[in-house]
Context: one part of a larger RNA
RNA sequence: AUAAGUUAAGGGAAUUCGGCAUAAAUAGUCCCGUAUCUUCGGUAGAAGGGAUGUCUAUUCUUUUGUAUGAUUCAUUGUAUGGGGGAGUAGAUCACAGUAACAAGGAUGGCACGACUGUUUACCAAAAACGUAGCUGAGCGCAAUUCCGAAAGGACGCGUACGCUCGGUGAAGUCUGCCCAGUGGUGGUGUCCAAACACAGGUUUCAACCUGUCGAAGGCCCAUCAAACGGCGGGCCUAACUAUGAGGCUCUUAAGGUAGCGUAAUGCCUUGUCAUCUGAAUGGUGACGUGCAUGAACGGCUUAACGAUGUUGUCACUGUCCCUAACUUAAACCCUC
Numbered sequence: 001a002u003a004a005g006u007u008a009a010g011g012g013a014a015u016u017c018g019g020c021a022u023a024a025a026u027a028g029u030c031c032c033g034u035a036u037c038u039u040c041g042g043u044a045g046a047a048g049g050g051a052u053g054u055c056u057a058u059u060c061u062u063u064u065g066u067a068u069g070a071u072u073c074a075u076u077g078u079a080u081g082g083g084g085g086a087g088u089a090g091a092u093c094a095c096a097g098u099a100a101c102a103a104g105g106a107u108g109g110c111a112c113g114a115c116u117g118u119u120u121a122c123c124a125a126a127a128a129c130g131u132a133g134c135u136g137a138g139c140g141c142a143a144u145u146c147c148g149a150a151a152g153g154a155c156g157c158g159u160a161c162g163c164u165c166g167g168u169g170a171a172g173u174c175u176g177c178c179c180a181g182u183g184g185u186g187g188u189g190u191c192c193a194a195a196c197a198c199a200g201g202u203u204u205c206a207a208c209c210u211g212u213c214g215a216a217g218g219c220c221c222a223u224c225a226a227a228c229g230g231c232g233g234g235c236c237u238a239a240c241u242a243u244g245a246g247g248c249u250c251u252u253a254a255g256g257u258a259g260c261g262u263a264a265u266g267c268c269u270u271g272u273c274a275u276c277u278g279a280a281u282g283g284u285g286a287c288g289u290g291c292a293u294g295a296a297c298g299g300c301u302u303a304a305c306g307a308u309g310u311u312g313u314c315a316c317u318g319u320c321c322c323u324a325a326c327u328u329a330a331a332c333c334c335u336c
Stems, first nucleotide, its partner, number of pairs: 002329007010321002014319001019316001028052005037042001039170001053092018093097001105314007112306002117129002133168007145154003171301004176231003181228002183224005189219001191218002197212005232250005259293001260290001271287006
C1' cells in the first nucleotide's frame, strides 16, 4: 500500500457532476398535538413536544385458588392468597431506563406517469408496457376474427349490456378549422373496361378483324379526420415615438382556435425581468413572432401514489478541511 471493520477534537457538504457512501442521525410503545392541499377517502406516524428503569405506598380493574354464606343451580356475597393491566404519590441510581438486540431521518418547490401492477433471466425498473375509463371499426351466429393444405379446431357450456381488431390512457375541463392529396364507405350511368358468347367480314379451314353484350375495377358524384394526415405570405395604417384594432393584395383544401409556452419541445441561448445564494450555464415565477407548441400521434390542470428525474431547507455526519490510531485477513521481510 490492499480488503473488511472500529473510533475520531474543532468545523459541518467547504467534498463531489450530484450528500455518492449507508457512514452518521431518526427509530419501539403510550400521551399531547398536527399545516397545506384535497377527488372529503386522505395527506398523517404530517411536522413538533413529553413520558419510559428500580423500590415503597396506594386507587381502580381483570383473572384464578382456598374457606364460608345465599341461591331460581345460571350465579353471587364475605374473608384470605396468586397472576395480569391501567394510573397517582414518594424515594432512589446512572452521562444515558424501547440502556443490549430489534427499530421511519424530516420537509418545501417543479417535471413525468393518475394509481396497485409488468419489463430488457446475466450492464437499463423507467417518463417504457399494462391498467380502469373514453373512443373508432367489424360482426345477427352455419357471424366477424384467428389456426390449418384439408378434414377440423380456438373465441364459445359464449350471442351485440357480446366477441374480435385499432387508437387514447383515472378523475376534472375541453377536444377548434380542413375531404385538395392518400385511404375507407356509399351511390349513379347513353362513360371506359378482358375473356367467353352472339352477329358480320376475311380465309379452303383455323388464326385474325369489326360490332353487340358487359363483372370487379376505373372515371364521375357524395360522405368520413377519436381515418393517414394538414392547419400561409407581402405592403400600408391611430394628434411625439412605438405598437397596429383596421385596410389592400397574392394565395390555399383549410390557413393553428382554446390552452400552454426559452418547455423532457427554443437554434440564437448562460433570452429578458423577478426571486432563492456571498457568488447559480442551476431551481422557481413571469414575459412570448413558438428555429420547429397545440388539442384522443390528445391539449391544459390535478388530490393520492413513485427504489422515477431535478432543485432548495433542517437534522446528521471522516464526503471534505486533514489526516490519525487501532482490529482482522491477505501479502511481504527476517529467521528456524